[in-house]
Context: one part of a larger RNA
Molecule: large-subunit ribosomal RNA, domain II
Organism: Nanobdellota archaeon
RNA sequence: GCGGGGGAGUUCACCCGAGUGGCGAGGUUAAGGAAUUCCCGAAGCCGUAGGGAAACCGAAAGCCCGCAGGUUUCGAGGGACGCCGUCCAAUAAGGGCGGUAUAGUCACUCGGGUGCGACCGGAAGCCGGGCGAUCUACCCCGGAGCAGGAUGAAGCGGGUUUCCGUGGAAGUCCGAAGGGGUGGGGCUUACCCCUCCCAAGACUCUGGGGUAGAGGUGAAAAGCCAAUCGGGCCCGGUUAUGGCCGGUCCCUGCCGAAACUGACCCUAGCCAGGCCUCGGGUUAGGAUCCUUACGGUGUAGAGCUACGGAUUCUGUACGGGUUUCCGUACAGGGUCCAACUCCAAAGCCGUAAGGUCCUUAACCCGGGAGACGGGGGUUGCGGGAAAGCCGCAAUUCCGAGACGGGAACAACCGAGACCAAGGUUAAGGCCCCAAAGUGCCGGCUAAAAGAAUUUGAAGGAGUCUACUUCCUAAGACACCGGGGAUGUGGGCCUAACAGUGGCUAUCAUCCAAGGAGUGUGUAACAACUCACCCGGCGAGGAAGUAGGUUCCGCAAACGGACGGGUCUAAGCCGGCCGCCGAGACCUUGGUCCAUCGGACAUUGUCCGAUGUGAGGUAGGCAGGCGUCCUAGCGGCCUAGAAGGGUCUCUGAAAGGAGGCCUGGAGCCGCUAGGAAUGAAGAUCCCCGC
Numbered sequence: 001g002c003g004g005g006g007g008a009g010u011u012c013a014c015c016c017g018a019g020u021g022g023c024g025a026g027g028u029u030a031a032g033g034a035a036u037u038c039c040c041g042a043a044g045c046c047g048u049a050g051g052g053a054a055a056c057c058g059a060a061a062g063c064c065c066g067c068a069g070g071u072u073u074c075g076a077g078g079g080a081c082g083c084c085g086u087c088c089a090a091u092a093a094g095g096g097c098g099g100u101a102u103a104g105u106c107a108c109u110c111g112g113g114u115g116c117g118a119c120c121g122g123a124a125g126c127c128g129g130g131c132g133a134u135c136u137a138c139c140c141c142g143g144a145g146c147a148g149g150a151u152g153a154a155g156c157g158g159g160u161u162u163c164c165g166u167g168g169a170a171g172u173c174c175g176a177a178g179g180g181g182u183g184g185g186g187c188u189u190a191c192c193c194c195u196c197c198c199a200a201g202a203c204u205c206u207g208g209g210g211u212a213g214a215g216g217u218g219a220a221a222a223g224c225c226a227a228u229c230g231g232g233c234c235c236g237g238u239u240a241u242g243g244c245c246g247g248u249c250c251c252u253g254c255c256g257a258a259a260c261u262g263a264c265c266c267u268a269g270c271c272a273g274g275c276c277u278c279g280g281g282u283u284a285g286g287a288u289c290c291u292u293a294c295g296g297u298g299u300a301g302a303g304c305u306a307c308g309g310a311u312u313c314u315g316u317a318c319g320g321g322u323u324u325c326c327g328u329a330c331a332g333g334g335u336c337c338a339a340c341u342c343c344a345a346a347g348c349c350g351u352a353a354g355g356u357c358c359u360u361a362a363c364c365c366g367g368g369a370g371a372c373g374g375g376g377g378u379u380g381c382g383g384g385a386a387a388g389c390c391g392c393a394a395u396u397c398c399g400a401g402a403c404g405g406g407a408a409c410a411a412c413c414g415a416g417a418c419c420a421a422g423g424u425u426a427a428g429g430c431c432c433c434a435a436a437g438u439g440c441c442g443g444c445u446a447a448a449a450g451a452a453u454u455u456g457a458a459g460g461a462g463u464c465u466a467c468u469u470c471c472u473a474a475g476a477c478a479c480c481g482g483g484g485a486u487g488u489g490g491g492c493c494u495a496a497c498a499g500u501g502g503c504u505a506u507c508a509u510c511c512a513a514g515g516a517g518u519g520u521g522u523a524a525c526a527a528c529u530c531a532c533c534c535g536g537c538g539a540g541g542a543a544g545u546a547g548g549u550u551c552c553g554c555a556a557a558c559g560g561a562c563g564g565g566u567c568u569a570a571g572c573c574g575g576c577c578g579c580c581g582a583g584a585c586c587u588u589g590g591u592c593c594a595u596c597g598g599a600c601a602u603u604g605u606c607c608g609a610u611g612u613g614a615g616g617u618a619g620g621c622a623g624g625c626g627u628c629c630u631a632g633c634g635g636c637c638u639a640g641a642a643g644g645g646u647c648u649c650u651g652a653a654a655g656g657a658g659g660c661c662u663g664g665a666g667c668c669g670c671u672a673g674g675a676a677u678g679a680a681g682a683u684c685c686c687c688g689c
Stems, first nucleotide, its partner, number of pairs: 001689006012115012026046003032040002050057002062081001064079002069074001082100007119247004126237006137211009146201001148174004155166004178198003183194004213229001215225003250624006260273003264269001275370001276368006284360001285358003289355009301343001302341002308337013374398010403414003418590007428580003431565003437577001439576006450567001459551002462549010479536005485509003490504004515530001519528002591614002593611008625678001627675010643662008
């Protein structure tokens, strides 16, 4: 991993509700008895009266409207008024609850709640009683072990300035056995090898004994107490508990959520409301949108000598400061505001009327939930430098939504999938991959720019278009040639500044024209050049604004991305005609559901019509299939039961039936009842491979 088998909402009690049945102002027994499905047993419980915390008090059999039906002035139920009881209160008024002639109760089945192991599996743990010191810690008693060597104190003997011999202590050093475990290697439930440390001591080994779990022992590491230690192990309490994690078994039909609000020592949970579903009740209204009318609002916008606030410039005045300024007030010009508004939409909300649509919808009561981690897009906001960021509102989608497009891609575009077939379109596409145009017309781009959604600033005599102003045959623009002067080196500052450092003025003359000078340059001059003028040339030119496109700016980690190939259109902009392309739309056939009608009919069946029906997670409701057992009825089987294999038929499905082979003794159908009743998952359990 696979196969086979096992494997999870159960039983009882009480409570709530629904359905069915019995009896009915009543219903019913319990423990128990017994002649044992009968029966006996009325204690008790629920109901028949309520109100009040309680003491306590304690109910007119009116009248009107009115649904279904029916067409009458009727009318079960229902509603309103009146009346009654009680409580609050003041013997009031008013209000709450209840009544005004009723419906309960018992049993069974189903759904739910509570208590129990309570759908199944899963802790670490807590407590009790025992078992452990053959491991290990420490202690007690007994026993054993430590080769050899180095150093050489006192003492003693000899010698006599230093010493020699003997001796062998306290220690230290080397080192065998033995013990350890420093560094490393290998293997790894704990061992081996190399290296290293101790090796007469707080030494080591060994036999016996002792201390026990909130306890021991500990030269102390919370170490060790049998591979277990911040409280051992075993058994029991025990199915501990787990708001956490995983799992939870057949089919189909109808509907179909939420991830919000208010609470909770609440944030992984739970309760209530809202949202889903099912049943019942009541009746004539209900719903989205549109139009009109009347109200409400203070947002967008706008405005501000209409208030509040902010802000800029100028002038005046005052005050302060003082080379530059600041403050206040006034006047004038200008700008702005979530916490400004003299104004003020669209929209939104409410009411009323009309239109449109809906038909049992809305509403009320009750049973059952799930959910209370949400997320994306768009629009409008708040926080933030920003974020696939955090928060809010409205709406839509994913969640719970398949299908077509978007290369791939929950939420982007198209479109809401009952089944089958044929056609037509949507988004998006039509050179090849790959269905359909190498379609048509006009323009742009030369960058492989670009080829939808990933961008991008300042800048550019790239290029296209439109417009404005100006010059131009009395000759423009560009180029070439010439002139570009004089008072004068204007005045002042200055060492100097002569057009060209700064300040100031910016005149006049001669002219075709020439600035008290546009740049380069000099220490200052000089020199070159420009403006301006003339000549040559001979036709358009100069400046600017706006738009399209394009270039640089422009950097990310493997080599590499328009989906790819490739494309100069197969790119971009505008227009036109075709075609392709979904489960959309249309047509045909079929199934189911809901409503209505008809026929038959005990719960329903059949036929017909209509449909604005049939995506679906959590979840609610409904109807079925299959397994095992019991009872009754009916059947099959050695001329072959169950089970197994394979093939065929059949039902919308769970499933059902038959043939052949195998197998060798039991099995099936219908009706009703009852369940230890359905597996692919739980790192599920057992067995096999």